[in-house]
Molecule: Bacterial RNase P class A
Organism: Rhodocyclaceae bacterium
C1' cells in the first nucleotide's frame, strides 16, 4: 500500500425571529372553603427559568416485568423449542465451540475450456429414520428384503439344429448389476485375482460401520489398535416417538373520587285519593312527599416513567455478560406537542471544464421514518458519513 470480508458508531452545526406541549417559580383577576383575610385548591392570563422523538418511535414475531382473574399445584389437550457449553430477569435471544454445505480471490494444473484445492467469511428447526404408520411427481425395466429395457455370456440344465455319438453351431423362457440409459436418488469406490460371463466372491487401498484407547466439561475428534465384507438408502418444515418450557387476558389492565337524569333499598308523613285483588269491609300490593344510603354511567385522579436506567473509571472473563466506585435524570400529555421562516457553513446531489489533481455553477439537509404503560431481542426501511478488526497479494525494513 491494494483487493475482498466483516463489526461498531454518526444520522447536520451555528446565529436571529415567531409559535406548539408538559413541569417550576413569581404574579393579576375570577370561584370556592368558612363572614372577611391568610392560606390551600380549581380556573383563566401575564412574566422569569429549565425539559421536549428514533435507531429503528415501524411490524407487534418472540421474551420479560408490572396489573387483574378462579393463587394458577398435578394431570390431559394445544402450541413452541431441539448439536454441545456458557449470558441472561426471561427468550425462539447473545457468545464462545462442534459439525455439514457453500461462495469469491489467491495457488495448482492445462494452450484454451475448464478441473483440484479452496482465506477471511456465508447458511443450516442441526434430536430420533432397527417403536410404528406412510410418502416418492416425471422419467425409468426397476424406488427398497428392488431391478434384466440395451447390452455381456453359453460352464452346468434346457430348446432348436447339426453330428464321426466325443461333441459343435446358435438361443432364452437360463446366468450377468462389471458398461450403458432413466433420474433427485438404482442398494459402496477404484485396481488385482477370478469367472462361461459376472459379482466383497478373493486380495490391497480409500470409505463405512461397531468396540475399545487417546484429547476434550461436552458436542465431537483421531497419522492410533482391533473385529466385520458391507449389512442398517432419503423424507420427522408427514403422522409420530422422546426431552424441555408453556394458566388466561391486557394499561381500553387496574385502582380511587363521583354529578344530572332513570332505577334500587331504608326510614318518617300522609293515609286521603286513583288502580289492582275481591260478591262487600278490614287487610295487602301499585301510585304520592321528604330524608338517608349504596352501585353504575359521564366526567376527574392515579397507574405514568427511577428504570433488569444511562454515562465514566477499574476490575474478572475469549466473549456475551459480571462485579466495585463516581456522577447523572433524559417526553410523559388527551387522538397526542416537539414545529415554521430567515442568515451563514459545510455534507450529499445535478450540471459544465480538465488526461488527471483540481476548478466553477446551481440546489441549500434532500435516506427511513414519528413516543402512546415500560424493558430485552428479532425482523424490515435507511442518503451519506466516520471509525475498528480479520484474510490474500504486493513492496520496504
Nucleotide at each position: 500500500g491494494a483487493a475482498g470480508u466483516u463489526g461498531g458508531c454518526c444520522a447536520g452545526g451555528c446565529a436571529g425571529c415567531c409559535g406548539c406541549c408538559g413541569c417550576u417559580c413569581g404574579u393579576g383577576g375570577c370561584g370556592u372553603u368558612c363572614c372577611c383575610g391568610u392560606a390551600a385548591c380549581g380556573u383563566c392570563g401575564c412574566g422569569g427559568g429549565g425539559g421536549g422523538a428514533g435507531g429503528a418511535a415501524a411490524g407487534u414475531c418472540c421474551g420479560g416485568g408490572c396489573u387483574c382473574c378462579a393463587u394458577a399445584g398435578g394431570g390431559c389437550a394445544g402450541g413452541a423449542u431441539g448439536c454441545c457449553g456458557g449470558c441472561u430477569a426471561a427468550c425462539g435471544g447473545c457468545c464462545g465451540g462442534g459439525c455439514g454445505c457453500u461462495a469469491u480471490a489467491a495457488g495448482u494444473c492445462g494452450c484454451a475450456a475448464g478441473a483440484c484445492c479452496c482465506a477471511a467469511g456465508g447458511c443450516g428447526a442441526c434430536a430420533g429414520a432397527c417403536a410404528g404408520u406412510g410418502c416418492a411427481a416425471c422419467a425409468g425395466a426397476g424406488a427398497a428384503u428392488a431391478g434384466a429395457c440395451c447390452g455381456c455370456c453359453u460352464a452346468a440344465g434346457u430348446u432348436c439344429a447339426g453330428u464321426u455319438c466325443g461333441c459343435u453351431g446358435a438361443a432364452a423362457c437360463g446366468g450377468u448389476a462389471a458398461g450403458g440409459g432413466u433420474g433427485a436418488a438404482a442398494c459402496g469406490g477404484c485396481g488385482g485375482g477370478g469367472u462361461a460371463a459376472g459379482a466383497g466372491c478373493c486380495c490391497a487401498c480409500c470409505g463405512c460401520a461397531u468396540g475399545a484407547c487417546u484429547g476434550g466439561c461436552a458436542a465431537c475428534a483421531g497419522u492410533u489398535c482391533a473385529u466385520g465384507g458391507c449389512a442398517c438408502g432419503g423424507c420427522a418444515a408427514a403422522c409420530c416417538u422422546c426431552a424441555u418450557c408453556u394458566g388466561g387476558a391486557g394499561c381500553a389492565a387496574g385502582a380511587c373520587c363521583a354529578a344530572a337524569u332513570a332505577g334500587g333499598g331504608a326510614c318518617g308523613c300522609a293515609u286521603g285519593g286513583g288502580c289492582g285483588u275481591g260478591g262487600c269491609c278490614c287487610g295487602c300490593g301499585c301510585u304520592g312527599c321528604g330524608u338517608c344510603c349504596g352501585g353504575g354511567u359521564a366526567g376527574g385522579u392515579u397507574g405514568c416513567u427511577u428504570g433488569a436506567g444511562c454515562c465514566c473509571a477499574g476490575u474478572g472473563g475469549u466473549a456475551a455478560c459480571g462485579c466495585u466506585g463516581g456522577g447523572c435524570c433524559u417526553a410523559g400529555a388527551g387522538g397526542a406537542a416537539u414545529g415554521g421562516c430567515u442568515g451563514c457553513c459545510u455534507g450529499g446531489g445535478u450540471c459544465c471544464c480538465g488526461c488527471a489533481a483540481g476548478g466553477g455553477a446551481c440546489u441549500g439537509a434532500c435516506a427511513c421514518a414519528g413516543a402512546a404503560c415500560c424493558c430485552g431481542g428479532c425482523u424490515u426501511a435507511u442518503c451519506g458519513g466516520c471509525c475498528g478488526a480479520c484474510u490474500u497479494c504486493g513492496c520496504a525494513c